[in-house]
Molecule: Bacterial RNase P class A
Organism: Candidatus Sulfopaludibacter sp. SbA3
């Protein structure tokens, strides 16, 4: 200089102008709640509440608000205590309010490495199951060969012995060398591998040693299963609380030709309607409003413990709350970014020179700037994303 590995943290800045949602003051209206009169109509009084307008101050999305995949807090229902059945998890050991999340290790697998990824208990607890092709797919086996004996002049062949070689498979009963034998073979023997006992380090997964056994038996638990561990359901449209108009319900009162009760405002009379309900009260649900609702496993700094995840102190902070939903838009200035046009200081080459080829810091002009968006609220996890910072490390090249 290149190519990389892992963490983290940013998601334009500032100015003008026009808006958009809560809040909060104020000023100015409004008489809807309130107060008096008045049978009554109604009028009259007063800006507390409520509302309207206009102003002033002050506040308004994320690293993923997403997806709703996993845990939870909070509500409400369901629940004696124990099983069974389902469903998730699944090396150890920590964190944690929990988790299927993190963090450290152990094992395996990638990758020179930095590091990185993970359907990691049991196949010696049972049942099954393993196309094809192969002689044989698990109680072994024997197709070709290779060896001994008999038969035959031979080609062949009978009887055995064998499993090193070849052949079929994804996969064939440990591998590799010596020996060894009729040919072979853990037969026998070193090393590896496996299994069982000891040790030794470690909380532990597990590593390393040292014995001993010739030595279990394939693969596949993502086939059922078994150990072990944990789990009730529904969701903020949870749920409470307050409470019209009409219609049902209950209770009481007046009435059903002895005319309730309506209309002409009312009261007296009158006049019509009216043959049966009317009125007040009580309770439930609607509508429509309030809470639930943002002070919380909260953010931010410092200092300790811990390898870290996290966790204690200590000290400041308050930071949308929302109803289907508001946080925008335009310009200018800077700043970032690559491509793209032009200029191009200065390197370099090539030429005798004119000039030309390359690379180029930088100006100037055009261009670009993602993914996406609250709606109970927390903890992960997954996804998507123009780009930029910063730290640490890793390999290869060059120079000193």
């Nucleotide at each position: 200089g290149c190519a990389g590995u892992a963490a983290u943290c940013c998601a334009g800045a500032c100015g003008a102008u026009c808006g958009c949602c809560g809040g909060u003051c104020u000023u100015c209206g409004u008489a809807c709640g309130g107060g008096c009169c008045u049978c009554a109509c109604g009028g009259c009084c007063a800006a507390c509440g409520g509302u309207g307008a206009a102003g002033g101050c002050g506040g308004g999305a994320g690293g993923a608000a997403a997806g709703u995949c996993c845990g939870a807090a909070c509500u409400c229902c369901a629940u004696a205590g124990g099983g069974c059945a389902g469903u998730g998890c699944a090396c150890c050991g920590g964190g944690u309010a929990a988790c299927g999340c993190c963090c450290g290790g152990g094992c395996a697998g990638g990758g020179c490495a930095a590091c990185c990824u993970g359907a990691c208990g049991g196949a010696u607890a049972g049942u099954g199951g393993c196309a094809c092709a192969g002689a044989a797919a698990a109680u072994a086996u024997a197709c070709c060969g290779c060896c001994u004996c008999g038969g035959g002049u031979a080609a062949c062949u009978g009887a055995g012995g064998u499993a090193a070689g070849g052949g079929u498979g994804a996969a064939a009963a440990g591998g590799u060398g010596c020996g060894g034998u009729a040919a072979g073979a853990g037969c026998g023997c070193a090393c590896c591998g496996c299994g069982c006992c000891g040790g030794u380090g470690g909380u532990a997964a597990c590593a390393c040693c040292g014995g001993u056994g010739g030595c279990a038996g394939g693969c596949a638990a993502a086939a059922c299963c078994c150990c072990g561990c944990a789990c009730g359901g529904a969701g903020c449209a949870a749920g409470a609380c307050c409470a019209a108009a009409u219609a049902g319900g209950g209770u009481g009162g007046c009435g059903u030709u002895u005319g309730a009760g309506g209309a002409c405002g009312g009261c007296c009379c009158g006049u019509c309607c009216g043959a049966a309900g009317c009125c007040a009260c009580c309770g439930g649900g609607u509508a429509g409003g309030u809470c639930g609702c943002u002070u919380g496993a909260g953010c931010c700094c410092g200092c300790g413990a811990g390898c870290a995840a996290u966790c204690g102190c200590g000290g400041g902070c308050c930071u949308a709350g929302a109803g289907g939903a508001a946080u925008g838009a335009u310009c200018g200035u800077c700043a970032u970014c690559g491509u793209c046009g032009u200029c191009g200081a200065c390197g370099u080459c090539c030429g005798c020179a004119a000039g030309g080829g390359c690379g180029a810091a930088g100006g100037c002009g055009g261009g670009g700037g993602a993914c996406a968006g609250g709606a109970c609220u927390c903890g992960g996890c997954u996804u998507a994303c123009c780009g930029g910072a910063u730290c640490a490390c890793u390999g290869c090249g060059a120079c000193a």